Small-subunit ribosomal RNA from an uncultured bacterium, 1472 nucleotides, folded computationally. RNAcentral holds the sequence, with entries from ENA and SILVA. Its mean pLDDT, the model's own confidence on a scale to 100, is 85.
RNA sequence: AGAGUUUGAUCCUGGCUCAGGAUGAACGUUGGCGGGGUGCCUAAUACAUGCAAGUCGAACGGAGACUGUAGCAAUACUGUCUUAGUGGCGAACGGGUGAGUAACGCGUUGGUGAUCUGCCUCGAAGUGUGGAAUAACUUCCCGAAAGGGUAGCUAAUACCGCAUAGUCUCUCAGGGUUUAGAAAACUGAGAGUAAAGGAUUUAUUCGCUUCGAGAGGAGCCUGCGUCCCAUCAGCUAGUUGGUAGGGUAAUAGCCUACCAAGGCAAUGACGGGUAGGGGACCUGAGAGGGUGGCCCCCCACAAUGGAACUGAAACACGGUCCAUACACCUACGGGUGGCAGCAGUAGGGAAUAUUAGAAAUGGGCGAAAGCCUGAUCUAGCAACGCCGCGUGUGCGAUGAAGGCCUUCGGGUUGUAAAGCACUUUUUGGAGGGAAUAGGAAGGAAGGUACCUCCAGAAUAAGUCUCGGCUAACUACGUGCCAGCAGCCGCGGUAACACGUAGGAGGCAAACGUUAUCCGGAUUCACUGGGCGUAAAGCGCGUGUAGGUGGUUCUGUAAGUAGGGCGUGAAAGCUCCCGGCUCAACUGGGAGAGGCCGUACUAAACUGCAGAGCUAGAGGAUGGUAGAGGGAGGUGGAAUUCCAGGUGUAGUGGUGAAAUGCGCAGAUAUCUGGAGGAACACCAGUGGCGAAGGCGGCCUCCUGGACCAUUCCUGACACUCAGACGCGAAAGCCAGGGUAGCAAACGGAAUUAGAGACUCCGGUAGUCCUAGCCCUAAACGAUGCAGACUAGGCGUCGGCGGUUUAAUCACCGUCGGUGUCCAAGCUAACGCGAUAAGUCUGCCGCCUGAGGACUACGGCCGCAAGGCUGAAACUCAAAGGAAUUGACGGGGGCCCGCACAAGCGGUGGAGCAUGUGGUUUAAUUCGAUGCAACGCGAAGAACCUUACCAGGUCUUGACAUCCAAAGAACCUUUAGGAAACUAGAGGGUGCCUUCGGGAGCUUUGAGACAGGUGGUGCAUGGUUGUCGUCAGCUCGUGUCGUGAGAUGUUGGGUUAAGUCCCGCAACGAGCGCAACCCCUGCUAUUAGUUGCUAACAUUUCGGAUGAGCACUCUAAUGGGACCGCCCGUUACAAGCGGGAGGAAGGUGGGGACGACGUCAAAUCAUCAUGCCCUUUAUGAUCUGGGCUACACACGUGCUACAAUGGAUGGUACAGAGAGCAGCGAAGCUGUGAAGUGAAGCGAAUCUCACAAAGCCAUUCUCAGUUCGGAUUGUAGUCUGCAACUCGACUACAUGAAGUCGGAAUCGCUAGUAAUCGCGAAUCAGAAUGUCGCGGUGAAUGCGUUCCCGGGCCUUGUACACACCGCCCGUCACACCACGAAAGUCGGCAACACCCGAAGCCGGUGACUCAACUCGUAAGAGGGAGAGCCGUUGAAGGUGGGGUUGGUAAUUGGGGUGAAGUCGUAACAAGGUA
Repeated sequence: AGAGUUUGAUCCUGGCUCAGGAUGAACGUUGGCGGGGUGCCUAAUACAUGCAAGUCGAACGGAGACUGUAGCAAUACUGUCUUAGUGGCGAACGGGUGAGUAACGCGUUGGUGAUCUGCCUCGAAGUGUGGAAUAACUUCCCGAAAGGGUAGCUAAUACCGCAUAGUCUCUCAGGGUUUAGAAAACUGAGAGUAAAGGAUUUAUUCGCUUCGAGAGGAGCCUGCGUCCCAUCAGCUAGUUGGUAGGGUAAUAGCCUACCAAGGCAAUGACGGGUAGGGGACCUGAGAGGGUGGCCCCCCACAAUGGAACUGAAACACGGUCCAUACACCUACGGGUGGCAGCAGUAGGGAAUAUUAGAAAUGGGCGAAAGCCUGAUCUAGCAACGCCGCGUGUGCGAUGAAGGCCUUCGGGUUGUAAAGCACUUUUUGGAGGGAAUAGGAAGGAAGGUACCUCCAGAAUAAGUCUCGGCUAACUACGUGCCAGCAGCCGCGGUAACACGUAGGAGGCAAACGUUAUCCGGAUUCACUGGGCGUAAAGCGCGUGUAGGUGGUUCUGUAAGUAGGGCGUGAAAGCUCCCGGCUCAACUGGGAGAGGCCGUACUAAACUGCAGAGCUAGAGGAUGGUAGAGGGAGGUGGAAUUCCAGGUGUAGUGGUGAAAUGCGCAGAUAUCUGGAGGAACACCAGUGGCGAAGGCGGCCUCCUGGACCAUUCCUGACACUCAGACGCGAAAGCCAGGGUAGCAAACGGAAUUAGAGACUCCGGUAGUCCUAGCCCUAAACGAUGCAGACUAGGCGUCGGCGGUUUAAUCACCGUCGGUGUCCAAGCUAACGCGAUAAGUCUGCCGCCUGAGGACUACGGCCGCAAGGCUGAAACUCAAAGGAAUUGACGGGGGCCCGCACAAGCGGUGGAGCAUGUGGUUUAAUUCGAUGCAACGCGAAGAACCUUACCAGGUCUUGACAUCCAAAGAACCUUUAGGAAACUAGAGGGUGCCUUCGGGAGCUUUGAGACAGGUGGUGCAUGGUUGUCGUCAGCUCGUGUCGUGAGAUGUUGGGUUAAGUCCCGCAACGAGCGCAACCCCUGCUAUUAGUUGCUAACAUUUCGGAUGAGCACUCUAAUGGGACCGCCCGUUACAAGCGGGAGGAAGGUGGGGACGACGUCAAAUCAUCAUGCCCUUUAUGAUCUGGGCUACACACGUGCUACAAUGGAUGGUACAGAGAGCAGCGAAGCUGUGAAGUGAAGCGAAUCUCACAAAGCCAUUCUCAGUUCGGAUUGUAGUCUGCAACUCGACUACAUGAAGUCGGAAUCGCUAGUAAUCGCGAAUCAGAAUGUCGCGGUGAAUGCGUUCCCGGGCCUUGUACACACCGCCCGUCACACCACGAAAGUCGGCAACACCCGAAGCCGGUGACUCAACUCGUAAGAGGGAGAGCCGUUGAAGGUGGGGUUGGUAAUUGGGGUGAAGUCGUAACAAGGUA
């Protein structure tokens, strides 16, 4: 520090996710040791048991035990120990918890001139004299208990009176520093208030009282800071202030009475939600963000609620009273209790420990010894986190065994192990043994830490991961299953992603997972973002608060700047130095840390105050343009309607029609009239307005702008939350109006449907008046104002100058409105003085997509609805711009038997053949749009054959290896359908170095064979197709952030990316063309089996001699190149025409198929990975099937006839094939054929007569002398074998069919059409296939249309690429949410009722030791019980508020597998 993820790829925007750190954690697996920490985050739930606050006998009287002295003893005295009670101090500290609290609660800064303070320290003074009680104890009584009562005795440092006292308190008077202000110090007068004693060695000491001061502590006040919601906007009656009184330690509405009507609030009052606050902790570069556990400070609380008492301090965790809930005891009468102290229990929960010990430290009491102390210090439990150590070290290759992988060679685990040598941290054993703990003893931890010795590699490694991010890969299993997953995503038979194994990587006594926080995230942006199109400028203006503000001078010092002082507790953090062996941990020192306080200094900038200026702004004066607004009037054209005239059958409308109108007279045409609405031409990226918007003409009223003059004011300005106004269309209300147009509606069409598009009608509405509504793609998708920054060309309004006689024209300038571009900006597109550039001020708005322009709430509205505006849930994208393709019922150019023009077919019939389907035991398998279907198959009776039934074999029908036997082999018998089984006979070979070897057969064992079994979506190879279409790319350069572009586009031209020209391109490659083959002309060479011109012979046949001229054969050459001429084009490439030529513009044909596409075809040609099978999915035999048959389709043949059929005669090919072959002549047969055997391995012989044609004859338009299917009979041939199931022949039979619907195919010249011939395969079996020649046409205007293709361009939401994408209803399932008659709770208030305890007030006839009077009785003073009142918690009643749960039903939303219906959007998406 970044990375992954939207796309075919790219850039951007933008979200999601990851890598890091952290935790009071939990869970899974594992677990050796130590140090120092930490440990109920949930139920502030309930608590058994024990402990957590006591102490003092030197305050007091007793009681008990014991010692001593005296005494006989009782007893007295003395001392020690113990302590129930009175009394004192403590119990308000320490310890726990975080419920409440959004507050002066906390933090920080100040104040207290408004205060208190026990114990402690210092100082001053004092401590005199009396009195009356009461617990304990004793007696009696009540009660289950808790406890209570009566009578009597007694002490005090308990209580009370008196004396004395001041600088104390109060009143009055003086006094006077300081302050915002009043107090004080100081002085005088008067009045008032104190005390307690104990111990003792008699030296003192501890106490007590009063006053002053200090320290520490506490109270109160205060500036600033302190979470979320505005879908909480108004709140407030003790409320705000005053006066008087009360109250408190003290100020204060703290409380009361009276008076006034204030106080708070968009700088967020009030309300709701949440929350203890801070030091600090985590993270981060920082700014920030999150947190508040341990430790420290503060606050609050103590079962819940209320209250006071005591006290220096409490409204009191282990005190009191009351109420409530809960729990316990009970004799039912009544009582008792409060672990959020330490342990512990139950419960809750994912989850959190021992009912341990007491030396020190601190605290309480005490004079002290000491006692108490779950504070504290230790130990126990827990890997909960942090830190440290160890689980060994060195050598050791045959690279052992085993495992795993393997291309079978090896690789890896791996120096790892074993083995050899060593060490002992740890562990175990033994011995010694601390500091802490100050001078002696004791002393929890503890016989611990630590030290020494001994033994022995001994006691000690796991966990997660290995597709990318992200370090680390193979095998097997599984087969969209099981599963994984943080994101992207893996898994559908070869998974580096699941599971296991081997190996590897990371970390390590831990490792992973989950949860949460920060980071990365500049993804709320102060540092540090944006708003034309990605989310985002309010529809527009006026304007308040607020923010901001021109220029000069003077003053001030709030902001600002500077250094100083104070403070910012400790701990923590950073740095330095130390202590534990190191570290964690810990000690010391320093630093850092605030929008803090305070006084001083400075005066530039901002603010404030004052005085000026004129450049901003405004006014004045003179002009100008304009559909700016409102009102009133007025004009013509057109539509429609009405009346009349002319006139007759249609009109209207559409793609085509129909509805409609019309003989009751339409349409058309003419005249007159009525009425409403809108204003042609002018008219213009012209004008005006803030926007919406504004258009005939005239008049009136009225707003704004611009130009010129430079006279006036003197910053008066800019922006603007809230507020107010305007605001198209549609819509609403009331009243008018209504010609045309026209939602709804009706009808006619279209259509599968048509709720639409089209047509005929037609009502609201559109218009006016008055009033609502307040929204638009209200758009420049661009807020307003100001300043600055190159230009060119238009246009509107004004002014100036030059020029002119005057226009015109030119130059300049101000204001508006356009366009092209520079710099710059931008993701790009683009913007570019009218900025989206560079800056300033202010406002508004955005923060992933959907849910959602929604719900709820509020405000507005008559309603429709508008404004404001969420969440649950779902997804990993959604989106912008540009790129390359593909596509378009987009455009342009061009080509092709693509259409058109023609010729002949198919589709109808019969048959052949293939396919589908069906059938079957099997009808083997594959091929399936073009590019499967006379295809694999160039040929299924057996074989083939892969299928079926049955019979058999299991090292096998076939290959290699081993062993044994036998030569091989031949003949033959029996059984059997055959395979085969069981025999019989013959036969003993070849080579040899004599050991043996080679080949063949049989048998045996095992390695293995075998598979037309699966996967063509694991593959090679081969092939089809686009397409013989003209394309497909690369290097370098250039342009672009980039994908990419350029080149390859453009102008011409070509069959062609063929060539030329131009050009930021220049070149090159694969394709095209050419090179190859056949064919057309010719030359040379050669001349048999070919040929025969001349000569000779001739049986008249090139037959023979002869010849090689010619034909021909087959090898090598030549020839054609737009080369020549003319025209044309751009002086090009080329094109058109012509000459010559056998051939002319590629002469004709073939082979040849670029980059690629279709997961195209083929595992059944072959090869091959993996899987499957192994007495079978292999092998073999017989028979059957592949030949089935209601039907459907493809491809063909033959026909339907006279351009023909039949009969007779007659002419002319080419290319092939032939020895298990072609087979002549001759003979036989009607014929298929038979016989026969010559010739020929073939330019010699044979197949082999070519047919159409030509010449004659006949048939005469008919289901025929057409047509030949079907069937019968008889045959021929092949072959072991023609039944299933061959071909052919003869005779007989003689179906359908009279030219074929929709639709569809081939062909552009030696082509179509037509005619026959041959070959491969093959025993036999072509109408198929591949070849060959004969005869031999028609048409092509042309490119509008159909199909396919190429190039350019355009749009795109497509990229699996239009067979694409995608929308909505409905149906089903699930999920969250809203509404809802109701129903069940919570919370906070309000009104009323009731009203405990307690404080306060009143009363107090009852009660009372201390004081007074009195001899006394008694009275008084004073105090109290009781009662009454105010207040008052809980409770009750009531109507509301708010919030949550739930609910029949209902609403939309989201998500789901290949459901239903349509096709709305994306292309002109077929109606933009």